A computed fold for a 96-nucleotide RNA, annotated as Glycine riboswitch aptamer. Rfam family: Glycine riboswitch aptamer. Rfam describes the family as follows. This family represents the bacterial glycine riboswitch. Its family is annotated with glycine biosynthetic process in the Gene Ontology.
RNA sequence: UGGGCACGCGCGGGAGAGUGACGGUCCUUCGAGGGCCGUCCGCCGAAGGAGCAACCGCCCCGGAAUCUCUCAGGCAUCAGGGACCGCGCGUGCUGU
Numbered sequence: 001u002g003g004g005c006a007c008g009c010g011c012g013g014g015a016g017a018g019u020g021a022c023g024g025u026c027c028u029u030c031g032a033g034g035g036c037c038g039u040c041c042g043c044c045g046a047a048g049g050a051g052c053a054a055c056c057g058c059c060c061c062g063g064a065a066u067c068u069c070u071c072a073g074g075c076a077u078c079a080g081g082g083a084c085c086g087c088g089c090g091u092g093c094u095g096u
Stems, first nucleotide, its partner, number of pairs: 001095001003094011018041001020040008042075003048071001049069003055063003
C1' cells in the first nucleotide's frame, strides 16, 4: 500500500411445507367464528444434529456438502428463527 483468507459485530436481502382432523378451555354480536393447549396424521429443509461421499490433505488417519435422514426445529398472516449472499467496521494471518 491496498489485494486475498479466517473470525467477530452491525445493516440489508433471505425459501419451503396443513388457516389439517379431533378433544378441552377462553372470548363472543349467540350465527358459529376466533385465540390458547393437548393428541393424531400429513408435509418441509436453509438453525443445530446425524449418515454416505465426490474431493482435499500432513495420506496412520483426518477434513469434508446446498447430497441423504428428519432426532431436533418448522408448516395461514404478523413476529421469531434462518443456511447462504452483499456492504461496512474491528482483529489476526498472508500477498505485492